Background:
Small-subunit ribosomal RNA from an uncultured prokaryote, 1368 nucleotides, folded computationally. Its Rfam family is "Bacterial small subunit ribosomal RNA". The prediction has a mean pLDDT of 84.
[in-house]
C1' cells in the first nucleotide's frame, strides 16, 4: 500500500453522529449597535433608563430534509437473491413543452393571566401574523361519465425603477425565487412469469381461502389481497408436507481443467434496529439517533408516576486464543438546508496503535593467513570454526541534528470591463482581468549540509520422507513424535555444546480450506475369490429401441442483436526512484433471451416393410407342477409254532433286553414312512427343487414346416407372487430317525464325540414364517470374436446299409488360442470386444447392532445409523517353517540279540543346604570323573588378620652414595624392620697407575603401571551342535509385473546333488568322493642295538665266529580299475546280483579332514580387544584358613553280590609308549609298603617289566559263605620346609550293606561287544579319571508297521523372534 470483535442480534456510563431556511410569519428571550431620556461627575465619555430601528437570534409558527449516507447478518430454503422476460402501476427534488397566480374568510402557537405536579409534562381563560388552514371565482390541457353531462388549483417573498396615479404605505412595471394545473422525460420504487439457487425419505402425503369461477370491496398497481355465493379442486417420488442448517451475489482461495471450499474488506441486493405488535405523516416508511401498545431490562422518584434503547464513530464492562484512539478537520470528494455568504456532516478525508498481510531498504564495502587466540573434534599427525575476527583501506543508504521545501487549491469574495436579461446604462446573471484569501494532514513528500562503522538479527531446523554430524550426558528414566518410528551403557532421533542447513524482521506452533486422492471416478472408478449381483419371476412408472419414405424443427449446429454493473482476473501504456499500489484502453465474463439460418441424428406427426418379437401345423424327450388309486423289498409291532441261554453293543466295556423263554428261525397279522436295481458331471424347472407305479387334468422347452400379425419390444425403482431346512398355529397320523432329555462309557473334568433308549420334529390337510455358502461366491437382454474332444435331444446327407458315417440346431461337460485379469483363473455357457436398463460398494472393528417405522400369533425379517476405537483389516500369489497330511529313502532309529545303569557300598561332579569364605565359569540333546593333563604351602582368583603406596612387574627422564654377589644376628606368624662381616666380578676403550663410557642392581621424583573388577547381547580367535546330514549357492540365458521360479524338478541309480537318460536350460564353485597317514599282501634297497635257514663253535643265553634267507625295522614301489560273461530294460546307459581270479573286490577295514548356514550356544578366568569401573586400593606381600563342609536330590564310574567262581602253588604267551633333577638291576634287610646300595642305558643295547585273564593241579559246596569288602582301631612307610584340617602305600586285628536291583534308560553290527591285564600325559607326593596298547573273543538283524532324529517330492496352513507359533 492495505487490513484489523470470525465469539455475546451481550449490557451499555460519557461526548459526537441531522439539521437548516428570517429571502415564509408573528416576534426579540439573550448579545451587540445606532437613535432618545435621566441624575451625578474628573466635559468627556462612563453608569442607569428607554429602543424591533439595524445585525442578529432562544422558543414557537410554516418550508425542506430527518425514507439518504452509516452499521452489524438475528431472521430469511423463498414474500430472497442471480439471470432473462412481462404489465396492470406511483414517482418529491430535477429537466423540457403549455396554461395560470383573482377575490374573500375564520382561527391556533409563541406571549400574557391563572392553576395542578416532585419531575416529566399538562389544563382553562385572553391577544396576533403567515408560503399555516377553509371556502368563493376562473379551467387550454386534467379527472369521472350513462358520452347527456359533471368535478377539482394556486402563495407569496426579494431586488430595482422612467413616465402614471396615490390614502404616501403603495398601485403599476420588470428581473428572480416560489406556488398552482397539466404533458413528455429522466431518476427511484412496486407487482409478476421461465429457469437455476443447501442437507435429511429413520419425514409420504400436504391443503379449507385451500384451487378455480361470479360479483363486490381494497390498493398507486395485477391478484383471494379481502367478503358473499357457486364448483371440487390444488401441490406431490422430476420429492410436496415436515424437521435442521445458511442472508445471496460479483467474486476469494484452491485446482492442468472439472470441480471442491467460502461469502471478511470493496460493489449490487435483500432484511433488521431491546423483543413482539400496530398505525400515523409523507412523493417515498409501516420508519436505527420518529410516534402508540405490549413484554423483558436499566435508571430516576416526594411511591402518585415519569424516562431510555451504540447491530452510527470512539470507549466501558462480559465472552473469548484473538482484533485498536472516549484523536484532527470539513482543506478536498460527497450529502442537507438557504437566493447566498455561509450553517450542519464521527459519511469523508487524515493522524494514532497493531511485523496482521504484501513490497521495497538497512543493519556495511574491499582487502587481510601468523590460517592468531579462544571453543569444538581427533586415527593426536592434524582438522574446523575461517578471510570469519583483529589490523588497513573505504563509503554514509536508514535512524540523528541543522537548513530548505512542492503538489494536494478548485472555488469564494472586492473592482474593473464585454456579453445575457429588461423600457433600462437599475437589480441579476455571467466569460475574462486585477487583487484579497481558504491546508486537518503537516517537524508532509523530496533536496543540500554534518558526525562516524557509528544506533540496527533473529527463528527454525540437521534419523527417512527433507536440504543439513560430529561429540558430551542420560540409560525404556529423563524425554522425541506430522507418518515410520527413537531412547533398556558405544543415541546423528532425548536434552547440552561444536559444526552445519534453510529462511530472514522474521521464524516456528495450532486451527481452517483446496490439492496430491483416479480415496464418490461428468471428464475419471468399480462388483467371481480383495467392500459390493436383490433367493427367483412377473410387471407399473421411467430410461433404451429394428428397416424405409416424407412432414416438422423441440432437442442439436451456426451467424447476428440485446444483456451480461463497477471493482476483480488476464494483455497492454501511464503514474509514484523500483515494487507493492493506484490509473488509461482492450480482452474476456464459457451465461440468458430475441431474430434468421441448417436439418444429417434424436424426438413428434403421417405411410410402408420384415431380420426382432407373437401367433398357426406336425413331431419329439423329460424325476416340470398338481389330485387320485395301486404294488413290492425292508424296519417295527401283535399273536401263534420249534427251540435254551444267551442276545445286543464296543477300541474295550456297561447300562438295556432275556428262563415270566429272549435272541434265532417257520407261518400269520396291522401300520407308518421311504422307494434298490435303471442311474450316468443324464433330463426337466425361473429359483427353490423334482426319482416306485397306473391314471386323467395341466406349464413350459427344442426341431422341422407353412402361413400370418407389422416392433407388438429389452430392462425394469415401487407393486405383486414363488421361494430348502427349521419354526409357529389348528386337526389328524406316527413305523424307522431323532434335537431335548435319562442312564452307561471315555475322561482330570466331559453338560461332547461312543453306547442303550427316548420326546417334539419329521409325513398329510389347511393358515403362516420369508430366512440360507438361497453358490457358478459370476443380475438380465442382445450382436460379434480360433478351434479340438466327449454326451443329450430334434432333424437332414452319404454310402460300404451299420453297434457306420457326415453336416446341423437346441442343451449340458473337458481341454484351449487371441484378449481379459493383481494374480489365480476365465475362454462362443466369458470374467474378452460393444450397446441398453435395473441393483450394489467406497478401510478394519463397533454392526447388519441400536432407535425410529413396517410385516408377523411368536420366534424374528426388514429397511438402518452414531458415538467411541484401530492403522491397519482383506485378496492372489512366493520362499521357508510346521502338521497326531501324503509318497520315497537313510542312520544301533525301532525290531533281533549281548552287557549295563537304575537298588548295596564307595570314588568323582553338580544342585541344594551350610559358612568369615565353602572362588568363578559350564545348566535340555550340545553342562554334571566339563575347564581340572592331578586344591596340604603354592596353584588361587575365596576368607580371616597383619604389610605396602611408582608400587610385586614395563619404558623414559633425573639426583646421589655404592658395585653385584655371599654370609651371620636381633624382633616378628610370616611378610619385613633393625644391624653386622666378606667382597669389587662381567662387557667395551684405554692403560705403567689412577681415571673414564655401557649394562644390570639401590633410593627419591614425573608420566604410569597394576587388576582372574563388568559386559561373550560391543569383540578377534578359538570351540560345541544340527552333521560326515548331501546339501548350499553363483554367471549368462529364459519365464513371471513381481517376490521368485528354472537350472537343483522328472525316470531309473547310489553311501552321496554319486552317476546315467530325459529336459529352457547351458555352464561354474563350495561340499561328496579322490589326493594324505595308519593297517591288510608282495617286491627293491639297507642290515646297526633287531633276526638266525643253513656252516661253524658254545660256559646252552642268536652268547660267539659268521650269514642277510626269514621275522623285524624304514625308506622306496607293485597290487583292486567294474575288465569279461549272463538276466532285466526302449537302450553298447548308469549300476545291481551271482561267479572266478586274488593277500584283499565292489568306498577292503580305520583316521585326518566338518559346505552355505543355525543356535545374539559357549569363552572377556588360555590369549588378544573397545567402552566403563577401582587407583594408600576392586592393585601387591605374607601367615593361617576355605574351595576336601552334609538331613537330602541327580549325573557319571569303580568294587560286588559269586561255582563259566574265591583261595593257594606251578607254568606260557603281548603291544605301544616312558626314562639323567630320570628309569634303576644282579645281591641284602625288612612279612609288605619300603630301605641300603649302585652295575647298565641319552635307550631296536640298560630298566621300570613278573603281563593277567589263559593253562594245569589242589581246596571251597550255595552259605552273607575260605562270597563281598565297607568301615573302624592299632602298628608302619613313602614323598615332601610342612601330611591336624587334608595324601598315597603296607601289615595285623575288625568284616557293613549287598543274594543281580521298580518305573525307566544306556552302549554295541565283528577283530565290534563283552572281558583280561600293560603304559603315558599331567606329577615332589597323590586316579577307580583321561588318553592310548595289546591278550582272550561272541550273539544277532525278519524287516521298515510303529518311537526317535534326518534327506527329497508334494499338499494346507490366519505361522514368518516361524508350532516353545498362533488365537480364544
Nucleotide at each position: 500500500c492495505a487490513g484489523g470483535c470470525c465469539u455475546a442480534a451481550c449490557a451499555c456510563a460519557u461526548g459526537c453522529a441531522a439539521g437548516u431556511c428570517g429571502a415564509g410569519c408573528g416576534g426579540u428571550a439573550g448579545c451587540a449597535c445606532a437613535g432618545a431620556g435621566a441624575a451625578g461627575c474628573u466635559u468627556g465619555g462612563c453608569u442607569c433608563u428607554u429602543g424591533g430601528g439595524c445585525g442578529u437570534c432562544g422558543a414557537g409558527u410554516g418550508g425542506c430534509g430527518g425514507a439518504c449516507g452509516g452499521g452489524g447478518g438475528a431472521g430469511u430454503a423463498a414474500u430472497g437473491c442471480a439471470u432473462a422476460g412481462g404489465a396492470a402501476u406511483c414517482u418529491g427534488c430535477c429537466u423540457u413543452g403549455u396554461g395560470g397566480u383573482g377575490g374573500g374568510g375564520g382561527a391556533c402557537a409563541a406571549c400574557c393571566u391563572g392553576g395542578u405536579g416532585a419531575a416529566a409534562a399538562c389544563c382553562a381563560g385572553g391577544c396576533u401574523a403567515a408560503u399555516a388552514c377553509c371556502g368563493c371565482a376562473u379551467a387550454c390541457g386534467c379527472c369521472c361519465u350513462a358520452c347527456g353531462g359533471g368535478g377539482g388549483a394556486a402563495a407569496g417573498g426579494a431586488g430595482g425603477g422612467g413616465a402614471u396615479c396615490u390614502u404616501c404605505g403603495g398601485a403599476c412595471c420588470u428581473u428572480u425565487c416560489g406556488c398552482u394545473a397539466u404533458u413528455a422525460g429522466a431518476u427511484g420504487a412496486g407487482c409478476c412469469u421461465g429457469c437455476g439457487u443447501g442437507a435429511g425419505a429413520u419425514u409420504a402425503g400436504c391443503u379449507a381461502g385451500u384451487u378455480g369461477g361470479u360479483g363486490a370491496g381494497g390498493u398507486a398497481a395485477a391478484g383471494g389481497c379481502u367478503c358473499a355465493c357457486c364448483a371440487a379442486g390444488g401441490c406431490g417420488a422430476c420429492g410436496a408436507u415436515c424437521u435442521c442448517u445458511a442472508g445471496c451475489u460479483g467474486g476469494u482461495c484452491u485446482g492442468a481443467g472439472a470441480g471442491g471450499a467460502u461469502g471478511a474488506u470493496c460493489a449490487g441486493c435483500c432484511a433488521c434496529a431491546c423483543u413482539g405488535g400496530g398505525a400515523c405523516u409523507g412523493a417515498g416508511a409501516c420508519a436505527c439517533g420518529g410516534c402508540c401498545c405490549a413484554g423483558a431490562c436499566u435508571c430516576c422518584u416526594a411511591c402518585g408516576g415519569g424516562a431510555g434503547g451504540c447491530a452510527g464513530c470512539a470507549g466501558u464492562g462480559g465472552g473469548g486464543a484473538a482484533u485498536a484512539u472516549u484523536g484532527g478537520a470539513c482543506a478536498a470528494u460527497g450529502g442537507g438546508g438557504g437566493c447566498a455568504a455561509c450553517c450542519c456532516u464521527g459519511a469523508u478525508c487524515c493522524a494514532g496503535c497493531c511485523a496482521u498481510g504484501c513490497c521495497g531498504c538497512g543493519u556495511g564495502u574491499g582487502u587481510g593467513a601468523a590460517g592468531a587466540a579462544g571453543g569444538c573434534c581427533u586415527u593426536c599427525g592434524g582438522g574446523u570454526u575461517g578471510u570469519a575476527a583483529a589490523g588497513c583501506a573505504c563509503u554514509u543508504u536508514c535512524a540523528g541534528c541543522g537548513a530548505g521545501g512542492a503538489g494536494g487549491a478548485a472555488a469564494g469574495g472586492u473592482u474593473g470591463u464585454a456579453g445575457c436579461u429588461u423600457a433600462a446604462u437599475a437589480c441579476g446573471c455571467g466569460a475574462c482581468a486585477u487583487u484579497c484569501u481558504u491546508g486537518a494532514c503537516g517537524u508532509u513528500a523530496c533536496u543540500c549540509g554534518c558526525a562516524g562503522a557509528a544506533g540496527a538479527a533473529g527463528g527454525a531446523c540437521c534419523g527417512g520422507c527433507u536440504a543439513a554430524c560430529u561429540c558430551c550426558g542420560u540409560g525404556c528414566c529423563a524425554g522425541c513424535a506430522g507418518c515410520c518410528g527413537c531412547g533398556g551403557u558405544a543415541a546423528u532421533a532425548c536434552g547440552g555444546a561444536g559444526g552445519g542447513u534453510c529462511c530472514g524482521a522474521g521464524c516456528g506452533u495450532u486451527a481452517a480450506u483446496c490439492g496430491g486422492a483416479a480415496u464418490u471416478a461428468c471428464u475419471g472408478g468399480g462388483c467371481g475369490u480383495a467392500a459390493a449381483g436383490c433367493g427367483c419371476g412377473c410387471g407399473u412408472a421411467g430410461g433404451c429401441g429394428g428397416u424405409u419414405a416424407g412432414a416438422u424443427c423441440a432437442g442439436u449446429c451456426a451467424a447476428c442483436u440485446g444483456u451480461g454493473a463497477a471493482a476483480g482476473c488476464c494483455c497492454u501504456g501511464g503514474g509514484c526512484u523500483c515494487a507493492a499500489c493506484c490509473u488509461g484502453c482492450g480482452a474476456a465474463c464459457u451465461g440468458c433471451a430475441g431474430c434468421u439460418g441448417a436439418u444429417a441424428c434424436u424426438g413428434u406427426c403421417u405411410g410402408a416393410c420384415u431380420a426382432g418379437a407373437g401367433u398357426u401345423u406336425g413331431c419329439u424327450a423329460g424325476a416340470g407342477g398338481a389330485g387320485u388309486g395301486u404294488g413290492g423289498a425292508a424296519u417295527u409291532u401283535c399273536c401263534u409254532g420249534u427251540g435254551u441261554a444267551g442276545c445286543g453293543g464296543u477300541g474295550a466295556a456297561a447300562u438295556c433286553c432275556g428262563u415270566a423263554g429272549a435272541g434265532a428261525u417257520c407261518a400269520g397279522a396291522a401300520g407308518g414312512a421311504a422307494u434298490a436295481c435303471c442311474g450316468a458331471u443324464u433330463g426337466c424347472g425361473a429359483a427353490g427343487g423334482c426319482g416306485a407305479u397306473c391314471u386323467a387334468c395341466u406349464g413350459g422347452a427344442a426341431c422341422a414346416u407353412u402361413a400370418u400379425u407389422g416392433a407388438c419390444g429389452c430392462u425394469g425403482a415401487g407393486a405383486c407372487g414363488c421361494g430348502a431346512a427349521a419354526g409357529c398355529g389348528u386337526g389328524g397320523g406316527g413305523a424307522g430317525c431323532a434335537a431335548a432329555c435319562a442312564g452307561g462309557a471315555u475322561u482330570a473334568g466331559a453338560u461332547a464325540c461312543c453306547c442303550u433308549g427316548g420326546u417334539a420334529g419329521u409325513c398329510c390337510a389347511c393358515g403362516c414364517c420369508c430366512u440360507a455358502a438361497a453358490c457358478g461366491a459370476u443380475g438380465u437382454c442382445u450382436a460379434c470374436u480360433a478351434g479340438c474332444c466327449g454326451u443329450u435331444g430334434g432333424g437332414a446327407g452319404a454310402c460300404u446299409u451299420g453297434a457306420u458315417u457326415u453336416c446341423u440346431u437346441a442343451g449340458u461337460g473337458g481341454c484351449g488360442c487371441a484378449g481379459c485379469u493383481a494374480a489365480c483363473g476365465c475362454a462362443u455357457u466369458a470374467a474378452g470386444u460393444g450397446u441398453g436398463c435395473c441393483g450394489c460398494c467406497u478401510g478394519g472393528g463397533g454392526a447388519g447392532u441400536a432407535c425410529g417405522g413396517u410385516c408377523g400369533c411368536a420366534a424374528g425379517a426388514u429397511u438402518a445409523a452414531a458415538a467411541c476405537u484401530c492403522a491397519a483389516a482383506u485378496g492372489a500369489a512366493u520362499u521357508g517353517a510346521c502338521g497326531g497330511g501324503g509318497g520315497c529313502c537313510c542312520g544301533c532309529a525301532c525290531a533281533a540279540g549281548c552287557g549295563g545303569u537304575g537298588g548295596a557300598g564307595c570314588a568323582u561332579g553338580u544342585g541344594g543346604u551350610u559358612u568369615a569364605a565353602u572362588u568363578c565359569g559350564a545348566u535340555g540333546c550340545a553342562a554334571c570323573g566339563c575347564g581340572a593333563a592331578g586344591a596340604a604351602c603354592c596353584u588361587a582368583a575365596c576368607c580371616a588378620g597383619g604389610u605396602c603406596u611408582u608400587g610385586a612387574c614395563a619404558u623414559c627422564c633425573u639426583u646421589g652414595g655404592g658395585g653385584a654377589c655371599c654370609u651371620g644376628g636381633u624382633g616378628g606368624a610370616a611378610a619385613c624392620a633393625c644391624u653386622g662381616g666378606g667382597g669389587u666380578g662381567c662387557c667395551c676403550c684405554g692403560g705403567g697407575c689412577a681415571a673414564g663410557g655401557g649394562a644390570a642392581g639401590c633410593c627419591g621424583g614425573c608420566a604410569c603401571a597394576g587388576g582372574u573388577g563388568g559386559u561373550g547381547c560391543a569383540u578377534g580367535g578359538c570351540u560345541g551342535u544340527c552333521g560326515u546330514c548331501a546339501g548350499c549357492u553363483c554367471g549368462u540365458g529364459u519365464c513371471g509385473u513381481g517376490a521368485g521360479a528354472u537350472g537343483u524338478u522328472g525316470g531309473g541309480u547310489u553311501a552321496a546333488g554319486u552317476c546315467c537318460c530325459g529336459c529352457a536350460a547351458c555352464g561354474c564353485g563350495c561340499g561328496c568322493a579322490a589326493c594324505c597317514c595308519c593297517u591288510a599282501u608282495c617286491u627293491c634297497u639297507a642290515g646297526c642295538u633287531g633276526c638266525c635257514a643253513g656252516c661253524g663253535a658254545u660256559u646252552c643265553g642268536g652268547c660267539c665266529g659268521g650269514g642277510a634267507a626269514c621275522u623285524c625295522u624304514a625308506g622306496a614301489g607293485a597290487g583292486a580299475c567294474u575288465c569279461g560273461g549272463g538276466c532285466c530294460g526302449g537302450u553298447c546307459a548308469a549300476c545291481a546280483g551271482g561267479g572266478a581270479g586274488g593277500a584283499a573286490g565292489g568306498c577292503g577295514g580305520g583316521g585326518a579332514c566338518g559346505a552355505c548356514g543355525u543356535c545374539a550356544a559357549g569363552u572377556c578366568a588360555u590369549c588378544a580387544u573397545g567402552c566403563c569401573c577401582c587407583u594408600u586400593a576392586c592393585g601387591u606381600c605374607c601367615u593361617g584358613g576355605g574351595c576336601u563342609a552334609c538331613a537330602c536330590a541327580c549325573g557319571u564310574g569303580c568294587u560286588a553280590c559269586a561255582a563259566u567262581g574265591g583261595c593257594c602253588g606251578g607254568u606260557a604267551c603281548a603291544g605301544a609308549g616312558g626314562g639323567u633333577u630320570g628309569c634303576g638291576a644282579u645281591c641284602c634287610c625288612g612279612u609288605a609298603a619300603g630301605g641300603a646300595g649302585g652295575a647298565g642305558c641319552u635307550a631296536a643295547u640298560c630298566u621300570a617289566a613278573g603281563a593277567a585273564a589263559a593253562u594245569u593241579a589242589u581246596u571251597c559246596g550255595u552259605a552273607g559263605u575260605c562270597c563281598g569288602g565297607a568301615u573302624u582301631g592299632g602298628a608302619g612307610u613313602c614323598u615332601g620346609c610342612a601330611a591336624c584340617u587334608c595324601g598315597g602305600c603296607u601289615c595285623c586285628a575288625u568284616g557293613a550293606a549287598g543274594u543281580c536291583g521298580g518305573a525307566a534308560u544306556c552302549g554295541c553290527u565283528a577283530g565290534u561287544a563283552a572281558u583280561c591285564g600293560c603304559g603315558a600325559a599331567u606329577c615332589a607326593g597323590c586316579a577307580u579319571g583321561u588318553c592310548g596298547c595289546g591278550g582272550u573273543g561272541a550273539a544277532u538283524a525278519c524287516g521298515u508297521u510303529c518311537c526317535c532324529g534326518g534327506g527329497c517330492c508334494u499338499u494346507g496352513u490366519a505361522c514368518a523372534c516361524a508350532c516353545c507359533g498362533c488365537c480364544c